[in-house]
C1' cells in the first nucleotide's frame, strides 16, 4: 500500500467483504518451563462463618482474668490473703474511627477538566511568634445492692474520681460600634484612638519535660464562586411565581431567595431553552501517517454510593460502608411479649452467566491510627497458592550420514517420484527436567548499649538485635537425547495439490460461490503451507473507509438544486486617509500532578519489566510589544448600487369596449333516399323529409394567415382589434446620492393542469357512463351518444418530468455565424458598440455522452440537497386542508447488489438497399383410392437398437427366409469362440463310424505325422498361467467423420492511428458486381481464410497414333453382313495443343463496369456441369462402422446351440409406385442410344414349353462375344362406360435359387376383377437440353420383397410483368430493461407457507409531573404550671419532610379478537403491463 464482487466485455458512480492491530475477554483442540502483569464486564442479587479500627494506665476510678513476689494454711504442689509489682477485662475520659479499602446506583450537573477569584471563608494532629493557667461548685459511669426480660436490654436506691461537667477573676492584636491618617479594585483594607462583651486543665511527671489556653503568621486540606470545553433526539419550541431582581430580616465557617415578609415584572430560549433517552468525569488505553474516530478494566486524581428512602447529632472535618433516629422492603432469633442484621472491605456460599481465583501466611519492609516509649493494631500492604487470561524469554537437541533403506502415497506401473538427511548408524553437547550439597539480597533504622560534641534540645561513631517470603533465587557437582509439539489451513482473494469416497445427497461458507458420477471448495487419506506452547474459531473496537470528506467528497444523465421571486436575523463584501488593538503575530513570565508515551543511560544472564534525567504534554491565563490582514470607530472618493432626463421595445399584467370566420341549434326555401362512420362494420340521424344547397335569426367558445430557431415575463405562463391604468427592461446623456452591496435559514408573496365551494354559464370537446364493434376474453384502444369539467365571478388546494433534470451573484478565459432591441448618421453598402436570443468550434473539464463568454472552464461569497437497492416518500407523530391530500418524514426486516454512460452481438409487428424457384408468371406433383416402404402408436416372450421441426421418417441397412441378429424362449461352456507368449505332457485328441439329441454338445469304438547330424526341431492339438470378452452405459468426458445456416459473402491479423478502456479503423462512404467482385474516394497501409482462377467431365478445330473401333478411294467375296486384302480420308478412342480475355466497334461513365437481335466465332460476357464448404453456430447425429477415458458384467450383461422375433396391426404421419384414361389402351410391323457388367459368370444360335425356364451347343477374361433398349414412327382395333380403364384382392397350376421358400421370397400362366371417374383445408419440386416423360444400366446380392439409392442416354416444352407481400439471407443504420440474446427480458391480482411491522374494542404493567388528605424521625421557632440552686431539661404547640392514601390528565412499554399493506419462497393460477414504434409512444 491494496484486493475481490454488478457486465457478454469495458470505464464510473456506490454498497457488502476481506488482508492488519487490539482485548479484563469466552469456546474448541493441545500443552514442557520461568520472570513480568491480570482475573465477577452479567445480579448496586441475597449472604453462612471468620478476620477487616483501635489505642493510650505518662489523664481517671478501678482489678475480672494471666505472670511476679510477699504472707499464711499446708496434702509439697495446691489453695488463700495482699493492686504490692508487670500488666489489664468491662467503665470514665483523650485521640483515631472523615484515612486507608471497595463499587459506579445515581448523576448532563460547576460533578469533572482546565484557568482565575474568594476584598465572602474554614482548616483538629505539624510548625513559628506572642502571651496566659485565678477561684470554685455539684455530679455520674464503674463498683454494690435490690428488681423487670426468653433475649436483646433495662429499672430503683446508696457511693465515687478525673486531662469528664459547671460558675467565677483577669483581659487583647478577638467580636462589634465610633472619629482620623493612608491605600486600593466598588462593597472596603491597613495603621493610631475610644466605648462594650467574652476563656482556661492549680493536669501529669521519671523534674529533663509532656500536655492546655488565647492571639497572629505558615503549611496542609477543605468550602464557595466564575470563564472556557467534552453526549444523543426538534417526529421535544416555547419554559419559568422564591420563578428574576430590589429593600429588610433570619441562617451559615462563609457569598447568595440559601429561607422568610414586602415592592417590581421581570429571567432563560433557535448560539437550541424545556422536556425525553443514555452516562460516573479526567489523566490516559486502543487504533490511525495525521486529523480523527472508538473506549474510560488495572495504576493516579476528583466526584458520587453504602439494603431503598429521609433526618440529624457528635467533631476541626460526616449529614458518617464495618456510628445514630425513624419510614419501608428482606432475613434471622424468640418464651409470641419483644428483639437482631446490613461483605459495592479480604476471603468464602448460593444465584445470574459464556466468563473471572486462596474461608493461606506476615506484620520482615512500606504505610497508618494510638502512645513518651516499649509496643499494641492494620484482610492497607508485602507474600505466596489457583488460572497459558496476556506480554517477554528458553527448550523439545547439534554435526556427520544415500544400496536416497522399509511402510505409507502417486503415477505414464519390467519402473520412476515423494514422504527424504528424514531414520536407522557414528560423533558431540546437556539449557531444562530430576537428584545431592552449598546458600543469598531485601536490613536500614528505631529500640538497647559504649563513646564524642552539645546552645540539654538533639546530632555523630560503633556495637548487639529483628526475614513472611524461603532452604526462595542462584551456584557447583551427578545423570543420560536422556523429561518435552501441537494446532489451523492449502478455488480466488491468500503462502500451500493429488489420490479416494460421496452425487444439489451429505455437507461447506467471510465475500464470490462449490456439490446434479472424473469435486485442487464436501469427508477421509498422503503431501504440503502458516504460526508455534500454543494454534483456530466467535464478539467488540480502530483501520483500510477520501463510505458524513476540517486536512479530504460531490449535486446535467449515476443519491443529490428549493417551483418562483421578495425579504428578516445570519454569513460574506469595493478604493483612500487616521485612530483603536478585540482577532492576529513575536518575547516573555505562570500553569499544564504522578504515571503512562519518545529519546538517552541504568538494574535484574536477555527481554518483557523496573528505575534515573531529558523531552513531550500541540491547552488555559497573565504581561510587554507589533500593526499587514480581518474588525471597530471616524474623514474621503467613485468604479458596485440608485435615482433623474431622453429615446425605445414587446403575445408582460389587470379592466372595458368592439369584430370576421367556424361551429351547434332555430325558422323559411329548394330537393330526394339515404346520410354518418370504419381496417371492415353496426349503433346512431332520415319519407313525420335528414344529409345537401340558400337566406336570416340565436348562443358559447376560441382567435385561421401574420407566425419565426421570434419576442416579454421571476416562474407558473402570455397570441382577433382597441382605450384606460400599472410594471419591466435596453440604449443614450454622465446631473444627483456615497457601498446605500450580493445571499439570504425561518417568514411573506405567487404558483399550469386536475380537484373543492358559492352562484352563473355551458357551442363545441369530453373522464364517468351507455350502446355498437373487435377479441378466447375487452370493464380497452375504433365508432355513436353523452354527465360532471372546461368558461365566467369570488374563496380554497399548493402539487407537476414546476426541466435547461444545470440555485443566485461577481471576476476571468481563442474564435467563426446567424438573429432581436438601440446606438452610431441621410442611407436597404458597412463596420463598430451595448443588452439579449440560438448554431459550430479552441484550451479546458468530464466517467463518457458531451458542456464549451447564456460553462458542465478558473476563482470568490452566499442557501439548498445527497450518502447502496428494496421496505418508502410509507408508518406513527405533529402542522395545514372542507375534503381529497400537501408539508415534515423513520424503524424492523430482507438483498448483494440496485444504478450512469458508452462498446460489441442479437432481437424489433423499425428505416434504407440487394439478392435466392422466396413470391409472382408457368408446367407437373403431393394431400382423396389400392399397394410399396419408413415412423409413431399399440400389441408381443421377443416385436434388437439408433435417427425425432427445418437439419428424423425408400435414414444407418448398396439387399433381415437360417446367418446377418445385435431381441425373446429353452438346451450347453466358463481360460473361455478367436489370437499371441511361456512351460508341461502327447504323437495324432484331428478325422471316420456308430448311439442319444432339434442341434451345439455328450458318450463309444477305430486311427498313432514330418524331418533329424539323433541331442532335437517342425506341425499339430490338449493341460497350466500370464495378456480375454462386452453392439453393456456416458455423443453432456473424447478423437474421426457428418449435417445445417451456405457455394451465403462473409471471417480475420500484422503495423500505424482514435479512444481512460471494452473497442474503432481498416472491412465505412460514392458507384459496380455472382462476389469484402473491382473502381474512386478515404488515418489508414498491407497481408491471410473465404470468393474467382488453377482440377475433372461436356461443347469447337488442329495434330499424333491407328486395335478388338472405321470404310471414302482400289481389289476380292456374300442372298446379304468392313466378310476379306488394303487404307487413316471420315466417324470413333485417347493422348498432346489451340480456342473466349469485355480482347474489337458504338454509347453512357472519371475509372470499374454496364448495355447491344453488334461483328466475328463451335461456343459471349462465371460457355454448361462437378469436385471444391472460411471464422465459426446448433453441448446438433454417430462410444451400434472405427478408437478412446471413466463407470459397469465376469459359472455372465461373456461364448456356442435350435426355434421364433426384427415381416405383428382398431390406427396416424411421411416418401413412393399404379392408376383414374382416347396427347389413351390393345394387337401387329418397324427405328435408332449411352453408360455399365460378365468366367462358380455373361451367354448368341438350336430344341422344348403359351411362359418363368429347361435341356443342349458356341463366342468372350471384353472397343473382337454377350446383356440389350422403349417411348416415337407405320397401319388396326376400342368409342366415353367403372368400360377392351385400373389393376389390387384371392383360388389354381408352376419355374428358379436356396440344406431349408410354413411364419417369410422372386417370378410364370390360367381364373377372379376391389377402390379409383383428377383428390378439402393445406403443400412440394423446377428457369433449358431444364421440367415433364420414356426405357437401360450398376452396388448390395444364392435367391429377393428394388416401386428405393446411384448412374446413363432417348424425346422434349411453357413462364418470369415485376419485388408490394410471405420465408431466408447480406450491408449500412435506429432502438433497446436482451447476452442462455425475443422459445429474451418482465409486471400486477389471487391461491400456499413461513418472517418482521402497522392500526384496533380493549387488557396488563412502568417512570415522572400536579391537586388534595394524612404525616413519622429530624432541625428550628414558641411555650414550659412538671424536674433542677442555676445552666438546662421532659412535655405540649407550629412550620417543613420521608413514607403512605385518593382523584384526573398526560407520557411510555409489553399485550390483543380481527385487519392492513410489505418482504421471501420450488418448475401453482389469471392475464401481457414495460423493454423493439412491445404491437394504443413512454413518462410525470
Nucleotide at each position: 500500500a491494496g484486493a475481490g464482487u454488478u457486465u457478454g466485455a469495458u470505464c464510473c458512480u456506490g454498497g457488502c467483504u476481506c488482508a492488519g492491530g487490539a482485548u479484563g475477554a469466552a469456546c474448541g483442540c493441545u500443552a514442557g518451563c520461568g520472570g513480568c502483569a491480570g482475573g465477577c464486564u452479567u445480579a448496586a442479587u441475597a449472604c453462612a462463618u471468620g478476620c477487616a479500627a483501635g489505642u493510650c494506665g505518662a489523664g481517671g476510678g478501678g482489678u475480672a482474668a494471666c505472670a511476679u513476689u510477699a504472707u499464711c494454711g499446708c496434702u509439697u504442689g495446691c489453695g488463700a490473703u495482699a493492686g504490692a509489682u508487670g500488666a489489664c477485662g468491662a467503665c470514665c475520659g483523650g485521640c483515631a474511627a472523615a484515612c486507608g479499602g471497595g463499587u459506579g446506583c445515581g448523576u448532563a450537573a460547576c460533578a469533572c477538566g482546565u484557568a482565575u477569584a474568594g476584598a465572602a471563608c474554614u482548616u483538629a494532629c505539624c510548625u513559628c511568634u506572642a502571651c496566659c493557667a485565678u477561684a470554685g461548685g455539684g455530679a455520674u459511669a464503674g463498683c454494690c445492692c435490690a428488681g423487670a426480660g426468653a433475649a436483646a436490654u433495662u429499672u430503683g436506691g446508696a457511693u465515687u474520681a478525673a486531662u469528664a461537667c459547671c460558675u467565677u477573676a483577669u483581659a487583647a492584636c478577638a467580636u462589634u460600634c465610633g472619629a482620623a491618617u493612608u491605600g486600593g479594585c466598588a462593597u472596603c483594607a491597613a495603621u493610631u484612638u475610644g466605648a462594650a462583651u467574652u476563656a482556661a486543665a492549680a493536669a501529669c511527671u521519671c523534674c529533663g519535660g509532656u500536655g492546655g489556653g488565647u492571639a497572629g503568621a505558615g503549611a496542609u486540606g477543605g468550602c464557595u464562586a466564575u470563564g472556557c470545553g467534552g453526549c444523543c433526539u426538534a417526529u421535544u419550541a416555547g419554559c419559568u411565581a422564591g420563578u428574576u431582581g430590589g429593600u429588610g430580616a433570619g441562617g451559615u465557617a462563609a457569598c447568595u431567595g440559601c429561607u422568610c415578609a414586602c415592592c417590581a415584572a421581570g429571567g432563560c430560549a433557535a448560539c437550541g431553552a424545556u422536556a425525553g433517552g443514555u452516562a460516573g468525569g479526567g489523566g490516559g488505553c486502543g487504533u490511525g501517517a495525521g486529523a480523527g474516530c472508538g473506549u474510560g478494566a488495572u495504576c493516579c486524581c476528583c466526584c458520587a454510593c453504602a439494603c431503598g428512602g429521609g433526618c440529624a447529632c457528635u467533631g476541626a472535618g460526616a449529614c458518617a460502608c464495618g456510628g445514630g433516629c425513624c419510614c419501608g422492603a428482606c432475613u434471622c432469633c424468640u418464651a409470641c411479649g419483644g428483639g437482631a442484621g446490613g461483605c459495592a472491605g479480604c476471603a468464602g456460599u448460593a444465584g445470574g452467566g459464556a466468563a473471572u481465583a486462596u474461608u493461606g501466611g506476615u506484620c520482615a519492609a512500606u504505610g497508618g491510627a494510638g502512645g513518651c516509649a516499649a509496643c499494641u493494631c492494620u484482610g492497607a500492604a508485602c507474600c505466596a497458592g489457583c488460572c497459558a487470561u496476556g506480554c517477554c524469554g528458553c527448550g523439545u537437541g547439534a554435526a556427520g550420514g544415500a544400496u536416497g533403506a522399509c511402510u505409507g502415497c502417486c503415477c505414464u506401473c519390467u519402473g520412476g517420484g515423494u514422504u527424504g538427511u528424514a531414520a536407522a548408524c557414528u560423533u558431540c553437547u546437556u539449557u531444562u527436567a530430576u537428584g545431592u550439597a552449598c546458600a543469598a539480597a531485601g536490613a536500614a533504622a528505631a529500640c538497647u548499649c559504649u563513646u564524642c560534641u552539645u546552645u540539654c534540645u538533639a546530632g555523630a561513631a560503633g556495637a548487639a538485635c529483628u526475614g513472611a517470603c524461603g532452604g526462595u533465587a542462584g551456584u557447583a557437582c551427578a545423570c543420560g537425547a536422556a523429561u518435552a509439539a501441537g494446532c489451523a489451513c492449502c478455488g480466488g482473494c491468500u503462502a500451500a495439490c493429488u489420490c479416494c469416497g460421496u452425487g444439489c445427497c451429505a455437507g461447506c461458507a467471510g465475500c464470490c460461490g462449490c456439490g446434479g458420477u472424473a469435486a485442487u471448495a464436501c469427508g477421509g487419506a498422503g503431501g504440503g503451507u502458516g504460526c508455534a506452547a500454543g494454534c483456530g474459531u466467535u464478539a467488540u473496537c480502530c483501520g483500510g473507509a477520501a463510505u458524513c470528506a476540517c486536512u479530504g467528497g460531490g449535486u446535467u444523465u449515476a443519491a443529490a438544486g428549493g417551483g418562483u421571486g421578495c425579504g428578516u436575523a445570519g454569513g460574506c463584501g469595493g478604493a483612500a486617509g487616521a485612530a483603536u488593538a478585540a482577532g492576529u503575530c513575536c518575547g516573555a513570565g505562570g500553569u499544564g500532578a504522578a504515571a503512562u508515551c519518545u529519546c538517552u543511560g541504568a538494574g535484574c544472564u536477555c527481554a518483557a519489566c523496573u528505575c534515573a534525567g531529558a523531552a513531550a504534554u500541540u491547552g488555559c491565563c497573565u504581561c510587554u510589544g507589533a500593526a499587514a490582514c480581518u474588525a471597530u470607530u471616524u474623514u474621503u472618493c467613485u468604479u458596485g448600487a440608485a435615482u433623474u432626463c431622453a429615446u425605445u421595445u414587446g403575445a408582460a399584467g389587470u379592466a372595458g369596449g368592439c369584430g370576421g370566420a367556424a361551429u351547434a341549434g332555430g325558422u323559411c326555401a329548394u330537393g330526394u333516399a339515404g346520410c354518418g362512420g370504419u381496417g371492415a362494420a353496426a349503433u346512431g340521424c332520415g319519407u313525420a323529409g335528414a344529409u345537401a344547397u340558400g337566406a336570416c335569426c340565436u348562443a358559447g367558445a376560441a382567435c385561421a394567415c401574420c407566425g419565426a430557431u421570434u419576442g416579454c415575463g421571476a416562474a407558473g405562463g402570455c397570441a382577433g382589434c382597441u382605450u384606460a391604468c400599472u410594471a419591466a427592461g435596453a440604449u443614450g446623456a454622465c446631473a444627483u446620492u456615497g457601498a446605500c452591496g450580493c445571499u439570504g435559514a425561518g417568514g411573506c408573496a405567487c404558483g399550469a393542469a386536475a380537484g373543492c365551494g358559492u352562484g352563473g354559464g355551458u357551442a363545441g370537446c369530453g373522464a364517468a357512463c351507455a350502446g355498437g364493434a373487435u377479441u378466447a376474453g375487452a370493464u380497452a384502444c375504433c365508432c355513436u351518444g353523452g354527465u360532471a369539467g372546461u368558461c365566467c365571478a369570488c374563496g380554497c388546494u399548493g402539487u407537476a418530468a414546476a426541466c435547461g433534470a444545470u440555485g443566485a451573484u461577481c471576476a476571468c478565459u481563442c474564435g467563426a455565424u446567424g438573429u432581436u432591441g438601440g446606438c452610431g448618421a441621410u442611407a436597404c453598402a458597412c463596420u463598430g458598440u451595448c443588452a439579449g436570443c440560438g448554431u459550430c468550434c479552441a484550451a479546458g473539464c468530464g466517467a463518457a455522452a458531451g458542456c464549451a463568454u447564456u460553462a458542465a472552464g478558473u476563482g470568490a461569497u452566499c442557501c439548498a440537497c445527497c450518502u447502496g437497492g428494496g421496505g418508502a416518500g410509507u408508518a406513527c407523530g405533529g402542522u395545514c386542508g372542507c375534503a381529497a391530500g400537501a408539508u415534515u418524514g423513520a424503524a424492523a426486516c430482507u438483498c448483494a447488489a440496485a444504478g450512469g454512460a458508452a462498446u460489441u452481438g442479437a432481437c424489433g409487428g423499425g428505416g434504407g438497399c440487394c439478392c435466392g424457384c422466396a413470391c409472382a408468371a408457368g408446367c407437373g406433383g403431393a394431400g382423396g383410392a389400392g399397394c410399396a416402404u419408413g415412423u409413431g402408436g399399440u400389441u408381443u416372450a421377443a416385436u434388437u437398437c439408433g435417427a425425432u421441426g427445418a437439419u428424423a421418417c425408400g435414414c444407418g441397412a448398396g439387399g433381415a427366409a437360417c446367418c446377418u441378429u445385435a431381441c425373446c424362449u429353452g438346451g450347453g461352456c466358463u481360460c473361455a469362440a478367436a489370437c499371441g507368449c511361456a512351460a508341461g505332457a502327447c504323437g495324432a485328441u484331428c478325422a471316420u463310424u456308430c448311439c442319444g439329441g432339434a442341434a451345439a454338445c455328450g458318450g463309444a469304438a477305430u486311427u498313432u505325422c514330418c524331418c533329424u547330424u539323433c541331442g532335437g526341431g517342425g506341425c499339430g492339438a490338449c493341460u497350466u498361467g500370464c495378456g480375454a470378452g462386452g453392439u453393456g452405459c456416458u455423443g453432456c468426458a473424447u478423437g474421426g467423420u457428418u449435417g445445417u445456416c451456405g457455394u451465403c459473402a462473409g471471417c480475420u491479423c500484422g503495423u500505424g492511428c482514435c479512444g481512460u478502456g471494452a473497442g474503432g479503423u481498416g472491412u465505412c462512404g460514392g458507384g459496380u458486381u455472382a462476389a469484402g467482385u473491382c473502381c474512386c474516394a478515404u488515418a489508414a497501409c498491407g497481408a491471410g481464410c473465404g470468393c474467382a482462377a488453377c482440377c475433372c467431365c461436356u461443347a469447337u478445330c488442329a495434330u499424333u497414333a491407328g486395335u478388338u473401333g472405321c470404310c471414302a478411294u482400289c481389289a476380292g467375296g456374300u442372298c446379304a453382313u468392313g466378310c476379306u486384302g488394303g487404307g487413316g480420308a471420315c466417324u470413333c478412342u485417347a493422348g498432346u495443343g489451340a480456342a473466349a480475355c469485355u480482347g474489337c466497334c458504338u454509347a453512357c461513365g472519371c475509372a470499374a463496369g454496364u448495355a447491344g437481335u453488334g461483328a466475328g466465332g463451335a461456343a459471349g460476357g462465371u460457355g454448361g456441369g462437378g469436385a471444391u464448404g472460411a471464422c465459426g453456430u446448433c453441448a446438433a447425429a454417430u462410444c451400434a462402422g472405427c478408437a478412446c477415458g471413466g463407470c459397469c458384467c465376469u459359472u455372465a450383461u461373456g461364448u456356442c446351440c435350435a426355434g421364433g422375433g426384427c415381416u405383428a396391426c382398431a390406427c396416424a404421419c411421411g416418401u413412393g409406385c399404379u392408376a383414374c384414361a382416347a396427347u389413351g389402351g390393345c394387337c401387329g410391323g418397324c427405328a435408332c442410344a449411352g453408360a455399365g457388367g460378365g468366367u462358380c459368370g455373361c451367354u448368341a444360335c438350336c430344341u422344348g414349353g403359351c411362359a418363368a425356364c429347361a435341356g443342349g451347343a458356341u463366342g468372350c477374361u471384353a472397343a473382337u462375344c454377350u446383356c440389350a433398349a422403349a417411348a416415337a414412327c407405320c397401319g388396326g382395333u376400342c368409342u366415353c362406360a367403372g368400360u377392351u380403364c385400373g389393376g389390387a384382392u384371392c383360388g389354381a397350376a408352376g419355374u428358379c435359387u436356396g440344406c431349408a421358400a410354413c411364419u417369410c421370397g422372386a417370378c410364370u400362366u390360367c381364373g377372379u376383377g376391389a377402390a379409383g371417374u383428377u383428390g378439402g383445408a393445406u403443400u412440394c419440386g423446377c428457369u433449358a437440353g431444364u421440367a415433364a416423360u420414356c426405357g437401360g444400366a450398376u452396388a448390395u446380392c444364392a435367391g429377393c420383397a428394388a416401386u428405393g439409392a446411384u448412374c446413363c442416354g432417348g424425346u422434349g416444352a411453357a413462364u418470369a410483368c415485376g419485388u408490394u407481400c410471405c420465408c431466408g439471407g447480406g450491408c449500412c443504420u435506429u432502438g433497446u430493461a436482451c447476452a442462455c440474446a425475443c422459445c429474451g427480458c418482465c409486471c400486477g391480482u389471487c391461491a400456499a407457507g413461513c418472517c418482521a411491522u402497522g392500526g384496533a374494542a380493549g387488557c396488563u404493567g412502568g417512570g415522572g409531573g400536579u391537586a388534595c388528605c394524612u404525616g413519622a424521625a429530624g432541625u428550628u421557632c414558641g411555650u414550659g404550671a412538671c424536674c433542677g440552686c442555676a445552666a438546662g431539661g421532659a412535655g405540649c404547640g407550629a412550620c417543613c419532610u420521608a413514607g403512605g392514601g385518593u382523584a384526573a390528565a398526560a407520557c411510555u412499554a409489553g399485550u390483543g379478537a380481527c385487519u392492513g399493506g410489505g418482504g421471501c419462497u420450488a418448475a401453482g393460477u389469471c392475464g401481457u403491463a414495460a423493454c423493439a414504434a412491445g404491437g394504443u409512444a413512454a413518462c410525470c
Small-subunit ribosomal RNA from an uncultured bacterium, 1484 nucleotides, folded computationally. The prediction has a mean pLDDT of 83. Its Rfam family is "Bacterial small subunit ribosomal RNA". Its family is annotated with structural constituent of ribosome and ribosome in the Gene Ontology.